Predicted 3D model of a 498-nucleotide part of an RNA (small-subunit ribosomal RNA, 5' domain) from Skeletonema marinoi.
Context: one part of a larger RNA
RNA sequence: GAUUGAACGCUGGCGGUAGGCUUAACACAUGCAAGUCGAGCGGAAACGAUCUAGCUUGCUAGAGGCGUCGAGCGGCGGACGGGUGAGUAACGCGUAGGAAUCUACCCAGUAGUUGGGGAUAGCCCGGAGAAAUCCGGAUUAAUACCGAAUAAUCUCUACGGAGGAAAGUGGGCUUCGGCUCACGCUACAGGAUGAGCCUGCGUUGGAUUAGCUAGUUGGUGAGGUAAGAGCUCACCAAGGCGACGAUCCAUAGCUGGUCUGAGAGGAUGAUCAGCCACACUGGGACUGAGACACGGCCCAGACUCCUACGGGAGGCAGCAGUGGGGAAUUUUCCGCAAUGGGCGAAAGCCUGACGGAGCAAUACCGCGUGAGGGAAGACUGCCUAUGGGUUGUAAACCUCUUUUUUCAGGGAGGAAUCAAUGACGUGUACCUGAAGAAUAAGCAUCGGCUAACUCCGUGCCAGCAGCCGCGGUAAUACGGAGGGUGCAAGCGUUAAUC
Numbered sequence: 001g002a003u004u005g006a007a008c009g010c011u012g013g014c015g016g017u018a019g020g021c022u023u024a025a026c027a028c029a030u031g032c033a034a035g036u037c038g039a040g041c042g043g044a045a046a047c048g049a050u051c052u053a054g055c056u057u058g059c060u061a062g063a064g065g066c067g068u069c070g071a072g073c074g075g076c077g078g079a080c081g082g083g084u085g086a087g088u089a090a091c092g093c094g095u096a097g098g099a100a101u102c103u104a105c106c107c108a109g110u111a112g113u114u115g116g117g118g119a120u121a122g123c124c125c126g127g128a129g130a131a132a133u134c135c136g137g138a139u140u141a142a143u144a145c146c147g148a149a150u151a152a153u154c155u156c157u158a159c160g161g162a163g164g165a166a167a168g169u170g171g172g173c174u175u176c177g178g179c180u181c182a183c184g185c186u187a188c189a190g191g192a193u194g195a196g197c198c199u200g201c202g203u204u205g206g207a208u209u210a211g212c213u214a215g216u217u218g219g220u221g222a223g224g225u226a227a228g229a230g231c232u233c234a235c236c237a238a239g240g241c242g243a244c245g246a247u248c249c250a251u252a253g254c255u256g257g258u259c260u261g262a263g264a265g266g267a268u269g270a271u272c273a274g275c276c277a278c279a280c281u282g283g284g285a286c287u288g289a290g291a292c293a294c295g296g297c298c299c300a301g302a303c304u305c306c307u308a309c310g311g312g313a314g315g316c317a318g319c320a321g322u323g324g325g326g327a328a329u330u331u332u333c334c335g336c337a338a339u340g341g342g343c344g345a346a347a348g349c350c351u352g353a354c355g356g357a358g359c360a361a362u363a364c365c366g367c368g369u370g371a372g373g374g375a376a377g378a379c380u381g382c383c384u385a386u387g388g389g390u391u392g393u394a395a396a397c398c399u400c401u402u403u404u405u406u407c408a409g410g411g412a413g414g415a416a417u418c419a420a421u422g423a424c425g426u427g428u429a430c431c432u433g434a435a436g437a438a439u440a441a442g443c444a445u446c447g448g449c450u451a452a453c454u455c456c457g458u459g460c461c462a463g464c465a466g467c468c469g470c471g472g473u474a475a476u477a478c479g480g481a482g483g484g485u486g487c488a489a490g491c492g493u494u495a496a497u498c
Base pairs, nucleotide, nucleotide: 001498002497003496004495006494007493008492009491010490013367014366015365016364017363018362020359021325026323027322028321030320031319032318035076036075037074040073041072043069044068047067048066050063051062052061053060054059055058083278084277085276092203093202094201095200096199097198098197101195102194106191107190109188110187111186112185113184114148116146117145124137125136126135127134128133154163155162156161168183169182170181171180172179173178204250205249206248211241212240213239216238217237218236219235220234221233222232223231253275254274255273256272257268258267259266260265280301281300282299283298284297303314304313305312306311331357333356334355335354339353340351341350342349343348370400371399372398373397381390382389383388405435406434407433408432409431410430414424442487443486444485445484446483447468448467449466453482454481455480456479457478463470464469
């Protein structure tokens, strides 16, 4: 000098853009953050409409399942999106390659979608329990479940053969046989996308860590996986790694990047983007195309809460917010209008992703706090050699302007798509008009480095200080004042990096 996710002190007018717990991966009250589909199903707790009955004339009861829909079965999605960086020195990441794999939804293709069955939730009845919840009986549906048929370019094979799928729903027409359209369903093979696995090279410090290793290294066989493999097991062999730093210890998420620097390099890894890991701590599997699953399950532990003491409930490193820690970091806001995501044929529903607003000068950028004239060089202050100098064209005063401010009127774009649809924003940005210099300047510093000097007070005191150093009676170095210098809605200090 440059820089910062900064903090502190003094000060503070406006706008745009961006960022905002770096500390306790500390504990969390409350609300919300993942649902959706009635065009899969049986249905009807609630609401509306319709019909019927009663009447008190706007209520009650009933019906049907039309709109809708609590609870339930079923499907798809809760493996994305969002958070955090504890762990990890590792094929974790980066880069370049590889072969032994899987891939829901999507795209294009070939073929099929025939015919049956038994249950179960819900509902009803009964029971246990404080509750969470659970048990028994009867009954019922499906795109839930299970056989049968058929099938290959599918699987297995001893090559003879064997195994081996499916589901319907809605609309239109109908001569009631069916036809057709849409969305589905099944099998096979291909693509796309995503993911798993392996390898070369690179990836912090310590030798005051020198030896480490028994599934350890390799083989055979078997098991296992979507898939290669000591991945696992039995047996056999005795290997494997290491001063080119193994092992151990400490530290740390990695990268694109960011800061600095002429560069080489050094430092760093907030925001944004890619990958990884984690979800109270530890372990485990289930379901599924995909998890060993943040707002799923089971077990153990710590903690908190409820309890009728028998037993139960919970997990903000989601968005807000609270306590705590800290020098320090925001609203328990608005909206799905846009973009994107889930479900749905669609209408649509959900979406603390996201779009916005709020808070704090946290940073960067822009603008303003007036402009021209004005010497009797006024008053005041300060200095003085008492003549004057300086504050100083500064003010007053005259003329003007209106960015900003306030008020009034008009008024987009963001909306794609004929129409409708805007949180922001009871009209924002912007435009026009009106008023009026009106609403708006501080901070640090002035011995040298280093731009900027005098007076008074103090008297090695009080104090200053980045370094050199100032202060003991004439202090340009302390404190105040006048004046000056620098930067400016900021200025200075501290911390940190180059």

RNAcentral holds the full RNA, with entries from ENA. NCBI's taxonomy places the organism under Eukaryota, Sar, Ochrophyta, Bacillariophyta, Skeletonema marinoi-dohrnii complex.